[in-house]
Predicted 3D model of a 347-nucleotide part of an RNA (small-subunit ribosomal RNA, central domain) from a soil metagenome. The prediction has a mean pLDDT of 82. The RNAcentral record of the full RNA draws on SILVA. Its Rfam family is "Bacterial small subunit ribosomal RNA".
Context: one part of a larger RNA
RNA sequence: UUGGGCGUAAAGCGUUUCUAAAGGCGCUUUUGUAAGUUAUCUUUUAAAGACCAAGGCUCAACCUCGGGAAGGGAGAUAAUACUACAAGAGUUGAAAUAUUUCGGGGUUACUAGAACUAUCGGUGUAGGGGUGAAAUCCGUUGAUAUCGAUAGGAAUUCCAAGGGCGAAGGCAGGUAACUAGGAAUUUUUUGACGCUGAUGAACGAAAGCUAGGGGAGCGAAAGGGAUUAGAGACCCCUGUAGUCCUAGCCGUAAACUAUGCUCGCUAGACCAGCGGAUUUAUCUGCUGGACGUAAGCUAACGCGUGAAGCGAGCCGCCUGGGGAGUACGGCCGCAAGGCUAAAACUC
Repeated sequence: UUGGGCGUAAAGCGUUUCUAAAGGCGCUUUUGUAAGUUAUCUUUUAAAGACCAAGGCUCAACCUCGGGAAGGGAGAUAAUACUACAAGAGUUGAAAUAUUUCGGGGUUACUAGAACUAUCGGUGUAGGGGUGAAAUCCGUUGAUAUCGAUAGGAAUUCCAAGGGCGAAGGCAGGUAACUAGGAAUUUUUUGACGCUGAUGAACGAAAGCUAGGGGAGCGAAAGGGAUUAGAGACCCCUGUAGUCCUAGCCGUAAACUAUGCUCGCUAGACCAGCGGAUUUAUCUGCUGGACGUAAGCUAACGCGUGAAGCGAGCCGCCUGGGGAGUACGGCCGCAAGGCUAAAACUC
C1' cells in the first nucleotide's frame, strides 16, 4: 500500500443554515448521440523466456521442433441496459409563498423587588465572629443585635420539570423596539435548483492579554491564625488581580452523546412539548425524553426507528507503548501560547 477500523481498546475536525468554492455522488420519464461500456473482425505486441505436446544427448539439467493463448495498443463494424452528453416533459427531493403557531434563540434600551456591603442617624450593652476545638480578627473612640435613611455593584428565589430554544459554544426577573429560526396545515409557485465538502471564512465556555471604566459579594497570588514531624495544603481571619461593562485580541476544554453529515429500510409499548383532524372515544404530523422488547449487531459492557442494526453517498481521522502532541521549520498571536508536525534512542 491493500485490508481492517474510529461509544469505552489508536481513531469523528468544537460548530456551521456560509448562495465563498474545487472535487466526488445524485429523482421519474421520452428522444437522440455513441465518449465510457459490451461484442465481432483486422492489425500489432521481434526472437528467446513462460504454458501444452513431440523429439535429441544412456536420464536429467540442457537443446531442437510444433501449437495455443490471455491481456494491452491501434483501426473498422455493430449493440444501447447502465454512466455520460444534448434536447424535451414531470413532481415525490429541494426551495419559495399563504394561514396558524411556538420558544430562557440573538442584539439594544429602559426598569423591578429581595438579599448583601458601606456610610449616616435612633434604641441598646458587652460581647461578637469563627471552629472538630481554637486563635488570628472586630468591639466601651460603643461592636454584634434591631429600626430608619442614603449609596453601590452583581445575580435573578418561587414558577422549574430526565420541560423549552439554539449549528455548537450557550441562553432564565420584567417591558419595549429590532431581528433570526423551527413546526403543522396543506393554498399557490419554481421544476432536481439536491447531498457531501479538501482549502477558505465566520462563530466559539472558562481562564488569560491590551486600553478605558467599574468594583457589592466571592476570590488565584500574598499576609496572618491553626493543624502537622513538616504544611509552600485541606479549616479560619484578611485580601490583590480577576469575576462586571465598553472596544479589541486569544481560539483552546472530559468544546462529551467521548458516537461526522445526508437519505432509505427494519416488532413494539410509555411520557412530554408544539400543531392538525375529530364522533371528545380517539387518530395523526414533527420534536424531545425515558423503556430495553423482536430481529440484528458487539470482545464484552451495552446499542437497539434518536442504532453502535441493514444499505447508499461524501468528508475527517487511526495504524504498538514511551520519546511527544515534543524538537526543528513555517503560519498566526502584544504576550501567554495556538495550528501544522518528526527523528534518534528505548521497551